RNA sequence: UCCGGUUGAUCCUGCCGGAGGCCACUGCUAUCGGGCUCCGACUAAGCCAUGCGAGUCAAGGGGCCCUUCGGGGCACCGGCGCACGGCUCAGUAACACGUGGACAACCUGCCCUCGGGUGGGGGAUAACCUCGGGAAACUGAGGCUAAUCCCCCAUAGGGGAUGGGUACUGGAAUGUCCCUUCCCCGAAAGCUCCGGCGCCCGAGGAUGGGUCUGCGGCCCAUCAGGUUGUAGGUGGGGUAACGGCCCACCUAGCCUGCGACGGGUACGGGCCCUGGGAGGGGGAGCCCGGAGAUGGACCCUGAGACACGGGUCCAGGCCCUACGGGGCGCAGCAGGCGCGAAACCUGCGCAAUGCGCGAAAGCGCGACGCGGGGAGCCCGAGUGCCUCUCGCUCUGCGGGAGGCUUUUCUCGAGCCUAAAAAGCUCGAGGAAUAAGGGCUGGGCAAGACGGGUGCCAGCCGCCGCGGUAAUACCCGCAGCUCAAGUGGUGGCCACUAUUAUUGAGCCUAAAGCGUCCGUAGCCGGGCCCGUAAAUCCCUGGGUAAAUCCUGCCGCUCAACGGUAGGACUUCCGGGGAGACUGCGGGCCUUGGGACCGGGAGAGGCCGGAGGUACUCCCGGGGUAGGGGUAAAAUCCUAUAAUCCCGGGGGGACCACCUGUGGCGAAGGCGUCCGGCCAGAACGGCUCCGACGGUGAGGGACGAAGGCCAGGGGAGCAAACCGGAUUAGAUACCCGGGUAGUCCUGGCUGUAAACGCUGCCCGCUUGGUGUUGGGGCUCUUACGGGGGGUCCCAGUGCCGGAGGGAAGCCGUUAAGCGGGCCGCUUGGGGAGUACGGCCGCAAGGCUGAAACUUAAAGGAAUUGGCGGGGGAGCACUGCAACGGGAGGAGCGUGCGGUUUAAUUGGAUUCAACGCCGGAAAACUCACCGGGGGCGACCGGCAUAUGUGGGCCAGGCUGACGACCUUGCCCGAAUAAGAGCCGGAGAGGUGGUGCAUGGCCAUCGUCAGCUCGUACCGUAGGGCGUUCACUUAAGUGUGAUAACGAGCAAGACCCCUGCCCCUAGUUGCCACCUGUCCCUCCGGGGGCAGAGCACACUAGGGGGACUGCCGGCGAUAAGCCGGAGGAAGGUGGGGUCAACGGUAGGUCAGUAUGCCCCGAAUCCCCCGGGCUACACGCGCGCUACAAAGGGCGGGACAAUGGGUUCCGACCCCGAAAGGGGAAGGUAAUCCCGAAACCCGUCCGUAGUUCGGAUCGAGGGCUGUAACUCGCCCUCGUGAAGCUGGAUUCCGUAGUAAUCGCGGGUCAACAUCCCGCGGUGAAUACGCCCCUGCUCCUUGCACACACCGCCCGUCAAACCAUCCGAGUCGGCUCUAGGUGAGGGCCCGCUCACUCCGGGUGGGUUCGAACCUGGGGUCGGCGAGGAGGGUUAAGUCGUAACAAGGUAUCCGUAGGGGAACCUGCGGAUG
Repeated sequence: UCCGGUUGAUCCUGCCGGAGGCCACUGCUAUCGGGCUCCGACUAAGCCAUGCGAGUCAAGGGGCCCUUCGGGGCACCGGCGCACGGCUCAGUAACACGUGGACAACCUGCCCUCGGGUGGGGGAUAACCUCGGGAAACUGAGGCUAAUCCCCCAUAGGGGAUGGGUACUGGAAUGUCCCUUCCCCGAAAGCUCCGGCGCCCGAGGAUGGGUCUGCGGCCCAUCAGGUUGUAGGUGGGGUAACGGCCCACCUAGCCUGCGACGGGUACGGGCCCUGGGAGGGGGAGCCCGGAGAUGGACCCUGAGACACGGGUCCAGGCCCUACGGGGCGCAGCAGGCGCGAAACCUGCGCAAUGCGCGAAAGCGCGACGCGGGGAGCCCGAGUGCCUCUCGCUCUGCGGGAGGCUUUUCUCGAGCCUAAAAAGCUCGAGGAAUAAGGGCUGGGCAAGACGGGUGCCAGCCGCCGCGGUAAUACCCGCAGCUCAAGUGGUGGCCACUAUUAUUGAGCCUAAAGCGUCCGUAGCCGGGCCCGUAAAUCCCUGGGUAAAUCCUGCCGCUCAACGGUAGGACUUCCGGGGAGACUGCGGGCCUUGGGACCGGGAGAGGCCGGAGGUACUCCCGGGGUAGGGGUAAAAUCCUAUAAUCCCGGGGGGACCACCUGUGGCGAAGGCGUCCGGCCAGAACGGCUCCGACGGUGAGGGACGAAGGCCAGGGGAGCAAACCGGAUUAGAUACCCGGGUAGUCCUGGCUGUAAACGCUGCCCGCUUGGUGUUGGGGCUCUUACGGGGGGUCCCAGUGCCGGAGGGAAGCCGUUAAGCGGGCCGCUUGGGGAGUACGGCCGCAAGGCUGAAACUUAAAGGAAUUGGCGGGGGAGCACUGCAACGGGAGGAGCGUGCGGUUUAAUUGGAUUCAACGCCGGAAAACUCACCGGGGGCGACCGGCAUAUGUGGGCCAGGCUGACGACCUUGCCCGAAUAAGAGCCGGAGAGGUGGUGCAUGGCCAUCGUCAGCUCGUACCGUAGGGCGUUCACUUAAGUGUGAUAACGAGCAAGACCCCUGCCCCUAGUUGCCACCUGUCCCUCCGGGGGCAGAGCACACUAGGGGGACUGCCGGCGAUAAGCCGGAGGAAGGUGGGGUCAACGGUAGGUCAGUAUGCCCCGAAUCCCCCGGGCUACACGCGCGCUACAAAGGGCGGGACAAUGGGUUCCGACCCCGAAAGGGGAAGGUAAUCCCGAAACCCGUCCGUAGUUCGGAUCGAGGGCUGUAACUCGCCCUCGUGAAGCUGGAUUCCGUAGUAAUCGCGGGUCAACAUCCCGCGGUGAAUACGCCCCUGCUCCUUGCACACACCGCCCGUCAAACCAUCCGAGUCGGCUCUAGGUGAGGGCCCGCUCACUCCGGGUGGGUUCGAACCUGGGGUCGGCGAGGAGGGUUAAGUCGUAACAAGGUAUCCGUAGGGGAACCUGCGGAUG
C1' cells in the first nucleotide's frame, strides 16, 4: 500500500478471489537445547473397571496392646478442619458479571486490641463386657465408665418495651448515650514438660460474606402488548437482615416503542487475536466473580452448605445378592469405553511453595513441585571450513587427496537434584550423527528445457489450462522461496471507506415512502439577567494481580524472569470557569401566523343551461350497391341499404380558443351561468411575538383497472363469434360484440403514482422567454389598450464557477452548508415462501432462507448491424436495349451412387472446361499381382562356402524372383553383400488450423494512417467534419487545427494524329531494263534504281478546361461552343494502400512437427481415374429461310516452325500416302470464315437438326479392347425458341465469323490471344443486390448466419405445501403423589429438646390424563426454483426487432405472449 477477474477497448459501481496475522485439525518431512500460564475446551455436563485425591490433635477423655520404661501403636468419645483447595461451563440475558455507591435493614469460626470473668451442682454414652439378627451392608438388647460430651442453679452480661432527658454522629434519627420501671434470655473447661496453651462474656477491629441500588455490555418487532402475588396498603409469619420473601384482608393498579412480554443464543470480566486507529471477532487454559457436581426435590450439622469425594427421597443408569435386602455417582489425578478431524503416563516426591491439624516435633495433600509422551507456542543453535588436483553443461558443481574445527554426537569424571534425567564444567574420539516442504501461465519470485498425454487423464483460491509442438496435466532435469519446518482444509480479523462515528451513498449503477396532515422523538431566530445539568480545568479516591509500554537488573544471548515507573478505560468526591448547549426569567421582530386591498386561475362540491357529432325511430326524396382493406372476405342491402332533406328520442362528450400557458399536496382538473367551500401570489407594514422545521408509529387523500348494490347504456370495447393473413395465427388487419367505460352509494390502495431527483432554511456569476401582481416612465383611436424598465412570486430554455463515472446538473442544483425523515449494501432464488395485519374477492402491506452464480450493472468509445434516416456510387445493381443460360442432344467439370480401385484437393459470390487437370502406357498419387532397395555403427554367422551366376522341371500373365534337383565362379580380408539391433535414403503419407512463397477476394473500392498541437479521467476524438465539387480523402472555401505519409492521380507500356531519323528480308508512286498475257484501253512477273507512300522501330510534337458564353462565391468546378486526329483521366493495359477473410495451395517447389521405413520407399505388368438410376454448373450444336445445299469470286491479324513448318508434283473419292524446293525465318512455309455473285430448297421434324448405331478406310503410337482422332457410305434420335428463375454487355462494345498459339506422339466444343463483319439502348435512378460517407438506435463485438425468451422432454440438487405420523422442549388444568414445612390429638421417653402414630393443612419432585404453543424427523402426492456442450415447439425482447417498448390492472391463450383501460419515454 494494493493486485487479478464483467469490455473489442474505457471510466465507474459492485462483488468474487490473491498477498498479511492468529486459532484448530491434517499431508510430507524432522538434529539439538532453553523457556511458557500449552495438551479430551469445541462432539457426549455421555458412561466408567482399578488405585490414589482430607485429615489431624495422645498436651481434652476413658480404654486396649507393645515397651529397651525414654516411649511407641490402635480404634472409640471429643475438638478443629472437611463450605478451602482441585474440576467443569450445562444452565443463566439475571443485580449473574463489571464499575461506582448504599445498609439509618445485616452476619462473621479461626486472627488482633481493650475490659471483665472462669462459683456451685447434676446427667448420659461410645469404646469395653455379655447375648442376639443378617449372605452382606449393617444392626438390636442388656450392663459399666470418662472428658474441653450434655444439663441445671448463680453471677456477670445481653435483648426488648414504657416514660423522661439532653448530648453526639449524620443529608436524614427509627441510631448511640444517660436516668427510671418492667419483662425475657442467660456464660465458662480444662490440660501442662509450669514456659505456656486453652475456655466464657462484652465492645472494637480485621477478614470473609449477605442484601439493596445508579450506570454498562447479544440478536430477532415475521415476539406489541404483558401482568392476578400481578402493583400498592394494613396486619402477621419468616430470615442474620429489608422486602409481596410468604400469608389474610383491602385498593386496582403496575410494566411497555428509551422495546415491556416472548423467542433464539450465550457464564460475565481482567484479558486474547486482528487493526494506524475507531472498530470487528473471541473469551477453553492463568487471575477475579458466578454457577454446577447423573436429572430433580428437600434437609441436618455448622460461624459458614442446602454441601463434588454429607444425609433423605423420586427418576434414569450400573453393580452385588443367599431374592430377604444392599451399594455407586472421575465436570479431582492417572486410566478405559464411546464420540469424533481432534488432544498424554493407571510415573516420582512432599525437598520447595501453599493449605489443614498440632504448643511443637511433625503428619497429610494427584493442590503443588518434578519427570515421561505430543512438530502446541515462543526463543536460540547446528547440519561444516580451507588447500591441491581431476572431470564436467566451468561466476559453479561433482569425484579424489591432504589439512583444520568439534556446537551437536558417543564415552568418562565432577557439580547440580528429594532421587534421577536434562543442563553446566573438564577430558577422549571422530566431518563424523543431522534437510525438507511448497512452488515455477498471470496475480506472484522462479523454465518459452526434454519426454509422455491429446477437451482424455488431470490441474485450478480467481482468471483460466488440456481438442498432437501444453513455460498451466504426469515424469525428469533446472530454477525460485521459506526452512526444522513447509504445505492443505476449516474459522476469525485485516485487506473492506464492502455497514462508512472517524469514513460511503440513493436522476440513470442497489437505494426518495404515490401525496399531504400530524403524535412521540430530534433540531431550533435576536438581546439581557440568573443557574451550572452538560462541557472544560485543577485536585483527592478508585480503576486487584497478571497482561501491555519504558528504564535497569538476572539466566552465556534471547525467549523467560525480577524490580521501578508509566499507560489504558470509565466511575465517585471536592474546588473553579463561564463562551457555547441545556434550564428559569424578561424583552424584541427578521422566522411563522393573523387581518385588510384590488386582481389571476381547467382548484373542489352542488345546481341549472347549451352545443356539434354519433346512434336509433318516424316521414319524404332516391336506386343498386354500400362498407372495408395492402388486396380481400365475413357483414349490411331488393322487407329498399349507403346517400340527401325534415322531425323526434337517447346516452356520452365538450372541437376551435390551447400555449414551451394556468390551478392543485399528489392523484388530477378544460362548454356556459349561478351558489357554496378552499388555497396560493402580489401589495399594505395594522396586530400576535419564536407560536417554528422535520416527522418513527398513526390518519386522510389517492389514475386506470377490478369488486358489491342499484340505475344507465349512444359510441368505444377485454372476453367471445366470424372473415382474412400465415407453415400455423389462440395475434397484428377487417366485420360483429358482452362485461366495462357513464351516474349514485360503498370497497380495493396499486402504476414508468416520474423531474425515476423527500421536506424545510441559508449562501453562491449571468443571459433570454413566458404567467400573475406591483412601482416608475413613454404613448394612446382611452378600453382590463400598447411599449420600455425595475421589484416580488411562479414556470421554461441556454449557460459560469463548482459538482459528477460520464450523460449531464447548474439561484427551480445533482454547487456550498445546516436540520429531520425514508431507503441501499453483488446477481439470481424473490417481492417468492412461511407468519402476521388489511380486503367480499382479486389481491395489498410487511418480507426471508436453503440453494445457485463470476459476474449482474451504469455511462460513454470504436466498430459491425438495422425489414432507421440523409447523401453519393456500380452493367459481378436496377431501368432501357441486344444476346444468352434454365427445356433437347452432345462435350466437359462437380455431387451422388457404384466399384478391387473409380487417388486427392477446391464447395455462395471468391468450388464445379478449376489444380494450366485434353489421364490409352507413362503421367499416377488409386486398385490387383510380381520384384527390388538400408549411407553409417555395433553384434552374430561364414572356406563344413559370405556372395554371385545357371541347364531342366515347377509356380506364374512373364521371369533362376522363388521352389525342386544340381552345377559353376570364388572371398574383394577383418569386411561392401547374409542374419539381428540401431541409424538412414526415400515418401503426391498427415497437418494450408504450425509456416514461407505465390494466388484469390473485399477492391473496376476511396480509403488507411502518422507527427506536433488541442479536447476528453480514459477508451478515444479532432485532423478525416461541413458547403460546393470530383472517377477519386479530386479540389475550393469554412473550421482547433497545421502539416505529412501510403493508396487515388501522375510516372511506364500499347493504341489513335503529325513530324524527324533509318531502309533489309519490307514497300513499288515515279524512272530504266527485260519477259509474259491482251478484248489493245491495259494488266502481270523479274531485275535495277529509289525510300515518296505503306510498313517496321527509335526519337519528338500534340490536350492543359488553354480559349469563348452561361452557371457557381470572383473559387474549385459543371454545362454548352470553337478549334482539333483526339476534349475534359481520348481508349486499353501494367501497377494497385492499412488490413480482413485461421480464404486457397504441405499435390509445383521450400519448410517445422508427427508418421511409415522392408514398407506409406523404388521398379514392372494389368486395371482404374473414362463406371451410371440420377442431380447441378459451364459450354458446343441446333431447332432453321437474315437459313441450308451446291457452284463461282474476294479481303486479315496475332503468331508458330528442325526428329519442325512443309510450297510444289504424283497416288487416293476423302482422311491420307509417296516424293520434295525453300526455311533455324519482316527472306521460306502454315494461311481464313462470315461476306459477295449465281442457283436449288418453300415451312416440311424438312435438302432443318445431327445424336446414336452399322460397315469400310486412314493417322499417331510398343500398344487405340476397356479408352483416341480423322475420312467415306449407310442409319438418322431428341429438338419446332425452352417454367420459376438467372447470366453477359454502354462501342469497334454486344452479337456473329473464322485464324493462331498453349497442352501435344496422337486428340480441342477448353484456355490465352488475333483479326473480319458490326448493332440496339441509357447519358438516368437508388426500387432490388451491394459499396462509400454522415447521422441515429442497439441487450450485437467469434460482431444479425449476432443475441435471446418461455412452455415441453431428460438428469441432479435444495426448498415450499401436504392427509397424517413420530419425537424433543415449554406453558396450562386436573388426578395420583415420594418427601418436606405448619397445626391438633393419642402414645412413648418424660427434666427439656424430642421419638412413634393418627388426622388436618400447605409446599411439592416424579408419574398419568387433557388442552395450548414451539422446534425437529418421516410422509402418498402436489408446486414452483436452480443447475446441466450440441433434445422439441415456436420468435416474445435487443435496430421502427419487422404490431415501438415498458408499468399497473383485467380477461384470454401450448409457450414465449395477445388484447382492453389508464399511465411512462428508459

This is a predicted structure of a 1466-nucleotide RNA (small-subunit ribosomal RNA) from Candidatus Aciduliprofundum sp. JdFR-45. Model confidence (mean pLDDT): 82 of 100. Its Rfam family is "Archaeal small subunit ribosomal RNA". A reference for the family is Cannone et al. (2002), "The comparative RNA web (CRW) site: an online database of comparative sequence and structure information for ribosomal, intron, and other RNAs", BMC Bioinformatics. Its family is annotated with ribosome and structural constituent of ribosome in the Gene Ontology. Rfam 15.1 lists 709 matches to the family in 491 species.